[in-house]
RNA sequence: UAGAGUUUGAUCCUGGCUCAGGACGAACGCUGGCGGCGUGCUUAACACAUGCAAGUCGAGGGGGCGGAGCAAUCCGUCACCGGCGAACGGGUGCGUAACACGUGAGCGACCUACCUUUUUGUGGGGGAUAGCCGGCCCAACGGCCGGGUAAUACCGCAUACGCUCUCCUUUGGGCAUCUGAGGGGGAGGAAACUUUCGAGGCAGAGAGAGGGGCUCGCGGCCUAUCAGCUAGUUGGCGGGGUAACGGCCCACCAAGGCAGUGACGGGUAGCUGGUCUGAGAGGAUGGCCAGCCACAUUGGGACUGAGAGACGGCCCAGACUCCUACGGGAGGCAGCAGUGGGGAAUCUUGCGCAAUGGCCGAAAGGCUGACGCAGCGACGCCGCGUGGGGGAGGAAGGGCUUCGGCUCGUAAACCCCUGUUGCCCGGGGCGAACAUCCUGUUUCGACAGGACUGACGGUACCGGGUGAGGAAGCACCGGCUAACUCCGUGCCAGCAGCCGCGGUAAUACGGAGGGUGCGAGCGUUGUCCGGAAUCACUGGGCGUAAAGGGCGCGUAGGUGGCCGAGCAAGGUCGCGGUGAAAGCCCGGGGCUCAACCCCGGGUCGGCCGUGGCAACUACUCGGCUUGAGCACUGUAGGGGCGGGUGGAAUUCCGGGUGUAGCGGUGGAAUGCGUAGAGAUCCGGAAGAACACCGGUGGCGAAGGCGGCCCGCUGGGCAGGAAGGCUCGCAAGAGCCGGCUGACACUGAGGCGCGACAGCGUGGGGAGCAAACAGGAUUAGAUACCCUGGUAGUCCACGCCGUAAACGAUGGGCACUAGGUGCUUGGGGGAGCGACCCUCCGAGUGCCGGCGCUAACGCAUUAAGUGCCCCGCCUGGGGAGUACGGCCGCAAGGCUGAAACUCAAAGGAAUUGACGGGGGCCCGCACAAGCGGUGGAGCAUGUGGUUUAAUUCGACGCAACGCGAAGAACCUUACCUAGGCUUGACAUACAUGGGAAACGCCCCAGAAACGGGGCGCCCUCUUCGGAGCCCAUGCACAGGUGCUGCAUGGCUGUCGUCAGCUCGUGUCGUGAGAUGUUGGGUUAAGUCCCGCAACGAGCGCAACCCCUGUCUCUAGUUGCCAGCGCGUCAUGGCGGGGACUCUAGAGAGACUGCCGGUGCCAAACCGGAGGAAGGUGGGGAUGACGUCAAGUCAUCAUGGUCCUUACGUCUAGGGCUACACACGUGCUACAAUGGCGGGGACAGAGGGCUGCGAGCCGGCAACGGCAAGCCAAUCCCGUAAACCCCGCCUCAGUUCGGAUUGUCGUCUGCAACCCGACGGCAUGAAGCUGGAAUCGCUAGUAAUCGUGGAUCAGCUACGCCACGGUGAAUACGUUCCCGGGCCUUGUACACACCGCCCGUCACGCCAUGGAAGCUGUGAGCGCCCGAAGUCCGUGUCGAAACCCGGGGCAACCUGGGAUCAAGCGGCCGAAGGCGAGCGCAGUGACUGGGGCGAAGUCGUAACAAGGUAGCCGUAGGGGAACCUGCGGCUGGAUCACCUCCUUA
Repeated sequence: UAGAGUUUGAUCCUGGCUCAGGACGAACGCUGGCGGCGUGCUUAACACAUGCAAGUCGAGGGGGCGGAGCAAUCCGUCACCGGCGAACGGGUGCGUAACACGUGAGCGACCUACCUUUUUGUGGGGGAUAGCCGGCCCAACGGCCGGGUAAUACCGCAUACGCUCUCCUUUGGGCAUCUGAGGGGGAGGAAACUUUCGAGGCAGAGAGAGGGGCUCGCGGCCUAUCAGCUAGUUGGCGGGGUAACGGCCCACCAAGGCAGUGACGGGUAGCUGGUCUGAGAGGAUGGCCAGCCACAUUGGGACUGAGAGACGGCCCAGACUCCUACGGGAGGCAGCAGUGGGGAAUCUUGCGCAAUGGCCGAAAGGCUGACGCAGCGACGCCGCGUGGGGGAGGAAGGGCUUCGGCUCGUAAACCCCUGUUGCCCGGGGCGAACAUCCUGUUUCGACAGGACUGACGGUACCGGGUGAGGAAGCACCGGCUAACUCCGUGCCAGCAGCCGCGGUAAUACGGAGGGUGCGAGCGUUGUCCGGAAUCACUGGGCGUAAAGGGCGCGUAGGUGGCCGAGCAAGGUCGCGGUGAAAGCCCGGGGCUCAACCCCGGGUCGGCCGUGGCAACUACUCGGCUUGAGCACUGUAGGGGCGGGUGGAAUUCCGGGUGUAGCGGUGGAAUGCGUAGAGAUCCGGAAGAACACCGGUGGCGAAGGCGGCCCGCUGGGCAGGAAGGCUCGCAAGAGCCGGCUGACACUGAGGCGCGACAGCGUGGGGAGCAAACAGGAUUAGAUACCCUGGUAGUCCACGCCGUAAACGAUGGGCACUAGGUGCUUGGGGGAGCGACCCUCCGAGUGCCGGCGCUAACGCAUUAAGUGCCCCGCCUGGGGAGUACGGCCGCAAGGCUGAAACUCAAAGGAAUUGACGGGGGCCCGCACAAGCGGUGGAGCAUGUGGUUUAAUUCGACGCAACGCGAAGAACCUUACCUAGGCUUGACAUACAUGGGAAACGCCCCAGAAACGGGGCGCCCUCUUCGGAGCCCAUGCACAGGUGCUGCAUGGCUGUCGUCAGCUCGUGUCGUGAGAUGUUGGGUUAAGUCCCGCAACGAGCGCAACCCCUGUCUCUAGUUGCCAGCGCGUCAUGGCGGGGACUCUAGAGAGACUGCCGGUGCCAAACCGGAGGAAGGUGGGGAUGACGUCAAGUCAUCAUGGUCCUUACGUCUAGGGCUACACACGUGCUACAAUGGCGGGGACAGAGGGCUGCGAGCCGGCAACGGCAAGCCAAUCCCGUAAACCCCGCCUCAGUUCGGAUUGUCGUCUGCAACCCGACGGCAUGAAGCUGGAAUCGCUAGUAAUCGUGGAUCAGCUACGCCACGGUGAAUACGUUCCCGGGCCUUGUACACACCGCCCGUCACGCCAUGGAAGCUGUGAGCGCCCGAAGUCCGUGUCGAAACCCGGGGCAACCUGGGAUCAAGCGGCCGAAGGCGAGCGCAGUGACUGGGGCGAAGUCGUAACAAGGUAGCCGUAGGGGAACCUGCGGCUGGAUCACCUCCUUA
């Protein structure tokens, strides 16, 4: 020390991405009241107009000008000579990876103006030169000549305490050169004066302070795809140079120096105090302030000076700008303001020297864009305000609403107050005290009092007045994350930090209302730290998630046994120095508070010095034997290399026998064979490999190693615990026990070995076999299968150096329960013994405990516990790619990125689902069987098409004779046309009116609608009116309009399948498991047994209904045995209660009984009895759930849309269309039939706008008349198949009936579109139906008829129901389909109708290569060579000094010293030439890559993915890929072997 979201159906883990925090010199958007304190070009070190930023001193000097004065002289001012300053202050961050910075040391190798202090001096001379005057040149800048002049300017001389040099000497110190202090000798070297008389200067020397120079230790960036660098390079001797050391520079000599602890190179960068963040460690950063450095237009150079290699100095060169009279000149804002430009972006051409500080001056004072202030900017931090209290009719208004209300909301209004801030008026500072002046005091240092001085400043601050009066926004509200509703929109517009929202109800877009957060701000963007233990020092990992090097030897390095001694580097404990200030923390103080500022303390993690200690590490010395090694004796072994040798097999060759095939496959074919194959026998040749033994057996470091023999050779393991001696009662302890004596472990680089494939050269070549060829398979088949077949496989030599080189597990040592195999060595017991028992090693397996692990699993052969060393990892893709380098003959290997892109990619385990996985088991699932469909005609539904409309829905099973159990009108939803608008229908109100409501008729019209006439004149009443109707108006009605993906309800389906769950417990981190699995059994999760489970619920079964047997009760309309009556006959009648039946109540069946099987049980098999037997048959009944299954058109319903129409009424039309296609049916194709005649037997239903007997008419449909029946009574109503007789005789027919013509019947307002039925006539297709496909397991299929609903009628052949006749077959579960349980694999989870790979095509993006082109950087060689230092030379050059000469002197002249232009030389910037190198940009064309809702080709992978997959390599191919060789299991399945566990 806080976490959260996001990979999954869910889980745990790994892992990345993202968020919440803090910060900022910021910018952008919206907004903006006040003040304080800070802060403000991060980009173009780009270019700069203008002004200002460094001067001052007259007490250094002469003078000019002005003024005053009569004048002497004084005052002011100014250029010049001179002094000091200008090297500070101010700016910037280019360069710099460096002693640049930080820190700590050192200089015995140094300098220092001004200041302080000590000490000694300040003597005497000389010659010039600016200014000035005169003349001249000139555009300008400026310059030349002549004359004359001063100094604190310049030059000699004198003096020298000390100083410098040198010599001698004494003494101390030191790491060499040396050096401190003292004494002595010699040589050398100073000065400036001014004055107001106070003072201020000047010179030499010493000391101090402060400042600087140089050196060293340590510390702080990236890159090894930069690995070697270096010629002044490294050192030495001598010299030069400097303040000073030094290779700083030079000559000579030597050949060194640096580097894996990263030299050299490249990139980037000022460093620090600090700042931000962080728990810290750390990370990031270096703006303001402070210290240091570097730079000043670019590059070079020196001068002056105490100090510069000088921002506002000089010279030169380059670029640029400006002026010019074209000759030549001027310039340098990275000072303060300001301008342009660049940019997302950064201010006033302000005031003042009042304060602080600086320079000059004796001072007054001057100068000061340092600084102090002000201005601008919410850029930041801090403070304040925009009001306070009361106030419910919870106003109006807005929003929402379930229409009740809720909310904005005490919010407002309103009442009562206050007075911050703003505005107005008045007062009004601190900062100021120095200096100076005056007064006083004085110890002469100074002190006290007074006077003078303010940019800010119209200020702060204080008082008064005014008046709630002028002052609130921004973002957000799906989760993370605090805050929710309405409307709009409709994968559009848009949002988005991540996950993700938006395709008609969006809390995610836009608006609104409301809310949340912060507030003069709020958001956004960018950047840094944090979270991120996500580079892990604190504090991570590597069997399978990313990650152990293929293996060994070994170098550097890291690490290292026991005892003793020393030392004190590390370590530890004190003390001292340093660690600037600011900052930070604590305490205190000042601005009203705070920010801010001041004071004090602490911290500043560090470095240096010094002292103590000596356990530990290091080091040194001595010793030891246990680590390690050596020797000895044994021992097992496919360890390696070389040579030899053997047999089996294959192929080939020769010969014999022999004949038609062989071979090959899923089946075939190619191929071989009558020129004799194959088969068989004999002989020969050749190459390769070594069956059995052979084994989770052996050996080796790994790769790997297999017949036998010989030779050479490497490694492993075992033996030395015995025994002996001493001590002790014993237990036991000690000593001896061959040699070495820590020699060890690991191992970056390095070196070697390294399967297979591949490469080179030369051999060899039997078999096998990439490529290739052919044959098959296939939609295709560049494959899998087959026939051939070349490299290769083999040998020698040389390369290559990779693999799933795997235990996916680096090496070493130690420790931590066991059990059980195998190999090998040794010991003991016993024994004849190799048998047996037992013990100790080494190795190799399995199981398993603790512990570990995300889990799986590992578990003395660790993945446990520790130590040491090495290698490696840090999201996926791009990519092991590109570029570069190294290696290779090549193939290629090793090393190894980035852009871009994704929100994941992963591991293990879980539940499902799935598998052309496995096991077990069901189902008319297959098979067995019967009958169909698919062909025909017709019916019906659907698609399609058509149409004004052909209304709508249903679409695999599970839409399609479905909604339709009745479309001519109606229905009706569609179309056309004509009408209506409070509506065809509901409720309520208002106003007006009215008469009953209503019925009938007439006119126009297709009707609706419109117009008119007649009839009727109501009920109640409190007499107001109400009910009722009409008109108008307002609410509203209405919609079969849309959304079944907003819904309820209902339904289909899996499936009548046997399943689906829960509670508690237990196991697991968890998802979850257990229970529910297992052994039996069942139709069944049915039951039994077992079991960390024990119970329970929904399902199953049963309870319900029908049916099958019997009993009881009851007896009309049903029944009729017996009795009676009657009839041609009939339960027709009396009667009966037996029977059938009806319909109510019961009985009955439960594996109850017997036998057998079953470990027990459950149960099963058989049997008896029984009408019925193991669920008797049938029905009703449908678990958790699935399909966004179906239905908004049954109904209901949210939302939405229409409102003189998407409502409603009416007429006509359409839903009946028809070139087609499909589904479902009917009738057939005929003789098991058709037709004619005769005859027999049901059940269940229906019937009063109905069923209709019977009679009559009609060929018939039907019509007329009409009994009976509200129905166990009457009717529909003759059931048909069947039986008997007859005809037909295989024919498109006496089969079949479509189609058509015509005549009728019936229903109905009406049969044209578009009804059914009948008669006559017509007689089509069709002769058993391809691929395919459906139903059915018994009273079933098949076949036969009957009834009903709907309904006026009917297109019904449909549907529902009823009975009649009444089969066949099931071996069986391999296969197809569906399902259940267990198990296995999985990359699936929208769940295999899944997932997913590669080429190709298209669009976009970034990137590699590339003839080149362009730019840039650093270096090298050569050329040229500015300024300038240095060196040389130095004439007709030069006042001072020296010497000589001349002159009275001033001075002149010669020589010397010294200086110096010029010239020469070395070096040298820029520039030029040349050859390369690095980097960047661009580039026709080209390579791959990434991304992109619905493109093409295939199907490679995931389930045995349909040829197991994958790795390396090689060849081939549109593509995924295929094939060869070797390897791996990270392969399913079956069998076998071995091992383990339990018994």